[in-house]
Context: one part of a larger RNA
Molecule: small-subunit ribosomal RNA, 3' major domain
Organism: uncultured bacterium
RNA sequence: UGACGGGGGCCCGCACAAGCGGUGGAGCAUGUGGUUCAAUUCGACGCAACGCGAAGAACCUUACCUGGGCUCGAACGGCUUAUGCCCGGGGUAGAAAUACCCCUUUCCCGCAAGGGACGUGAGUCGAGGUGCUGCAUGGCUGUCGUCAGCUCGUGUCGUGAGAUGUUGGGUUAAGUCCCGCAACGAGCGCAACCCUUGCCCUGUGUUGCCAUGCCGAAAGGCGGAACUCGCAGGGGACCGCGAGCGAUAAGCUUGAGGAAGAUGGGGAUGACGUCAAGUCAUCAUGGCCUUUAUGUCCAGGGCUACACACGUGCUACAAUGGACGGUACAGACCGCUGCAAACCCGCGAGGGGGAGCUAAUCGGAAAAAACUGUUCUCAGUUCGGAUCGCAGGCUGCAACUCGCCUGCGUGAAGCUGGAAUCGCUAGUAAUGGCGCAUCAGCAUGGCGCCGUGAAUACGUUCCCGGGCCU
Repeated sequence: UGACGGGGGCCCGCACAAGCGGUGGAGCAUGUGGUUCAAUUCGACGCAACGCGAAGAACCUUACCUGGGCUCGAACGGCUUAUGCCCGGGGUAGAAAUACCCCUUUCCCGCAAGGGACGUGAGUCGAGGUGCUGCAUGGCUGUCGUCAGCUCGUGUCGUGAGAUGUUGGGUUAAGUCCCGCAACGAGCGCAACCCUUGCCCUGUGUUGCCAUGCCGAAAGGCGGAACUCGCAGGGGACCGCGAGCGAUAAGCUUGAGGAAGAUGGGGAUGACGUCAAGUCAUCAUGGCCUUUAUGUCCAGGGCUACACACGUGCUACAAUGGACGGUACAGACCGCUGCAAACCCGCGAGGGGGAGCUAAUCGGAAAAAACUGUUCUCAGUUCGGAUCGCAGGCUGCAACUCGCCUGCGUGAAGCUGGAAUCGCUAGUAAUGGCGCAUCAGCAUGGCGCCGUGAAUACGUUCCCGGGCCU
């Protein structure tokens, strides 16, 4: 000077408390450990590994295993040399890679010799490596933490390390601001500037809108530019105004006005640094190792195994519910080897069909919970749907290992979950559906969107984390 203390003081945070809903019990999904295996590729391990890298493992991916091949090699550059191939079609062997055979078969300059381009074969110098080291590294990232801190110049003090400034009195979400002070200033952070949302105005008016008029059964058209909405620009909130408190300050409490009130809500934004944190498997890269193999091609298998243990989720255990009808109301987004309507076939998944749409025009598209009517009457049930059998559908060269979906049948555990533990303070939790990325196909995961819509916070003694002073 720091760090630490079951030392002290002050202060924050869903940290506790007050509430609401979960996890821990069941079945399944998914990740991990363990075990097994020829292989079950690798990495990640308290918070900050475990629905994580993976925004999608049937082949491919793929890095693993078994087997079959290649050795200038799957891709690329230079040099020497030989050659006319390559492409396309067919055949034989084979699991394929590949090997061999047949048909076809280069271009440009030049009279020629020859030269060049492209490709192939041979040789050679480089190759290649998801091999090791993240404790040799760059870059990127997590975390403390969106916590309010971290420093510098000059001056002053101290032999010096260093201190001061940054401490103190108030105040704030904030080292935010005010006052004081041997300090005076400054930088990185805070805040603001950026995006979005909530109110108003102006401009504009198609593909969007429809108050008045006409037409029409309606949708809508003519027309209109009011309204909604879209786009662009601007206004608006600043403790600005009143009162009180305060030190006449900073500011605090409250009121008016206002769509919004004290940072209005949300996002982006992450200081100096910490954890030899994570990543050599995104990429880059030093060193080491390998070179007829630790490289590379192919087929099949594996990553999907299963006495078990843990994490994260989904579905439930029912009547605030299940089933069957009827009637409504979204937002955001996506669509051309794409989205696909009407209509027809099928109980259905789906099939046929192909209008329209490069999309405020057409399509995905039905929103669901909700409301309403009928039924079930407390039961392992008309709850629950695992598991299994059969029959089908779709994608794809191919669904055996190992995809998704449909119909019929089967109907398991489960009657609210021990110790323990998690999330959340408002359009939040809880609950309902919809879309997108990845993607041929595959979502209970991820990222978004809207609908319905709570309860509680006395307080800071205690648990956890953090800040300042001592």